[in-house]
RNA sequence: UAAUUAUACAGAAGGAGCGAGAGACUGGGCUCAUUGACCUCCUGGCAACCAUCAGUUUACAAGUUGAAAGGUGCCAAACCCGCCGAAAGGAAUUAUAAUUA
Numbered sequence: 001u002a003a004u005u006a007u008a009c010a011g012a013a014g015g016a017g018c019g020a021g022a023g024a025c026u027g028g029g030c031u032c033a034u035u036g037a038c039c040u041c042c043u044g045g046c047a048a049c050c051a052u053c054a055g056u057u058u059a060c061a062a063g064u065u066g067a068a069a070g071g072u073g074c075c076a077a078a079c080c081c082g083c084c085g086a087a088a089g090g091a092a093u094u095a096u097a098a099u100u101a
Base pairs, nucleotide, nucleotide: 001101002100003099004098005097006096007095008094013043014042015041016040017039021032022031023030027081028080029079044075045074046073048072049071050070052067053066054065055064056063057062078093083090084089
């Protein structure tokens, strides 16, 4: 980087640096931001996926609950609309994980 599958609703902030935009995507709206956002670093934290441990259900496969924090990830809300649909919802896209190449 590509493909496949799953998830997107819950959770988790302080400091330092920088200095004007940021929230993936043309546009519209909304929100965050000079009381310093976004981003970077440090520290701290969360527990979604994989792995681990314990309990539990089960013939097995596996499920489920909890712990912990090893590999990733995350610490405003996939912010709403856009495409299909009257709506509910769906698709596409994006992000993350796991597997494969």
The RNA shown here (SAM riboswitch aptamer (S box leader)) has 101 nucleotides and comes from a Bacteroidales bacterium. It matches the Rfam family "SAM riboswitch aptamer (S box leader)". Its family is annotated with regulation of gene expression in the Gene Ontology. NCBI's taxonomy places the organism under Bacteria, Pseudomonadati, Bacteroidota, Bacteroidia, Bacteroidales. The coordinates come from a structure-prediction model, not an experiment, and the mean pLDDT is 82. The sequence was found by an Rfam model in a public genome assembly.